[in-house]
RNA sequence: CCGCGCUAAACGGGGAGUUGGCGGUGCCCUAUUCCUGCAAUCCGCCGCAGCAGGGUCUAAUCCCCGCCCCAAGGCUUGCGUUUGUGAGGCCGGAACCGAGAAGGAGUAUUGAUCGCCGGGUCCUGUGCAACCGAUCGCCGUGAACCAUGUCAGGUCCUGACGGAAGCAGCAUUAAGCGGAAAGUUCGGUGUGCCGCGGGUCAGCCUGGCGGGAGCCCCCUGUCGGGAUACCGCUCAGGAUCGUAUUUGUCGAAGGGUGGGUGCGCGG
Repeated sequence: CCGCGCUAAACGGGGAGUUGGCGGUGCCCUAUUCCUGCAAUCCGCCGCAGCAGGGUCUAAUCCCCGCCCCAAGGCUUGCGUUUGUGAGGCCGGAACCGAGAAGGAGUAUUGAUCGCCGGGUCCUGUGCAACCGAUCGCCGUGAACCAUGUCAGGUCCUGACGGAAGCAGCAUUAAGCGGAAAGUUCGGUGUGCCGCGGGUCAGCCUGGCGGGAGCCCCCUGUCGGGAUACCGCUCAGGAUCGUAUUUGUCGAAGGGUGGGUGCGCGG
């Protein structure tokens, strides 16, 4: 060096997540690349970090390692969009209070604001009236006995004349009850186109007089104030989407380059 046979390796990899860690199942990316069983309230292992069983292939274009280019994608970070939570009250808006007559509207010479006089509205006292109640007075009724008068009969006293108490009846009356057109006195009132006095005489309404041009925050705009947290805003930490050849990190596939790796037999 050649031929034959065999073996290690290989027959996918990566990201996030999970885990003390590694790999796998599941998700995503890449690639298309043996089979079967196991596995998220997991499965199998321990740095040679899936296990078990079977199959294919052969020592290099194919297995292993390093470097370079390119790069899907993930995570992270920054920025931005949208959205919800909590806190804040420097600022703006909305809302509130006040000022102010610049513009608009309204009102005003059929007389504004203002000034003076009067009345009403409000409070209070009182008179009158009305109504209600009570009282007095009036009328009626009203007592088995314990009211009055008269007291038949009967009873009692008396020798007699006579006398005494007295039921029923009759009459009258007290309390009580009832009535009443008007009346007396007292009290009261969700009463009054009523009279008089006092207060407030501030506000509002109204009448008269004077005088002669303003008055009015309803809207817009302006200024000031306090409050609130509805919106914006600020801060914090989330979710979501986008973006990054100005974040960092891992990195499949692809391209290039350099190196490494057997055993037996025969010639």
The RNA shown here (Bacterial large signal recognition particle RNA) has 267 nucleotides. Of the family's consensus pairs, 91% are formed in the model. Its Rfam family is "Bacterial large signal recognition particle RNA". Rfam describes the family as follows. The signal recognition particle (SRP) is a universally conserved ribonucleoprotein involved in the co-translational targeting of proteins to membranes. Gene Ontology terms of the family: signal recognition particle, plasma membrane targeting and SRP-dependent cotranslational protein targeting to membrane, signal sequence recognition. By type it is a non-coding RNA gene.